[in-house]
């Protein structure tokens, strides 16, 4: 230098060829339970879907550029 892939909650990830409210597990907070802790149960908080632009009535999803990380080729 060229090619490919990834980026969604604090962490690990899903999101079914664009459609009505963005989710799961773990973690966190409160309550119940316990002498207490753990476990378990219930409820809750937490997201500018990497950044910017474009297409569309509608974008996490499609297109372009950029950034970071990983792999391959030279």
């Nucleotide at each position: 230098g060229g090619g490919c892939g990834a980026u969604u909650a604090g962490c690990u990830c899903a999101g079914u060829u664009g459609g009505u409210u963005a989710g799961a597990g773990c973690g966190c907070u409160a309550c119940a339970c316990u002498c207490a802790c753990a476990u378990u149960g219930u409820a809750g908080a937490g997201g500018u879907c990497a950044u910017a632009g474009g297409u569309u009535c509608a974008a996490g999803u499609c297109c372009u550029a950029u950034a970071u990380c990983g792999c391959c080729c030279a």
Predicted 3D model of a 74-nucleotide RNA (transfer RNA) from a Candidatus Omnitrophota bacterium. NCBI's taxonomy places the organism under Bacteria, Pseudomonadati, Candidatus Omnitrophota. It matches the Rfam family "tRNA". The family's RNA type in Rfam is transfer RNA. Model confidence (mean pLDDT): 81 of 100.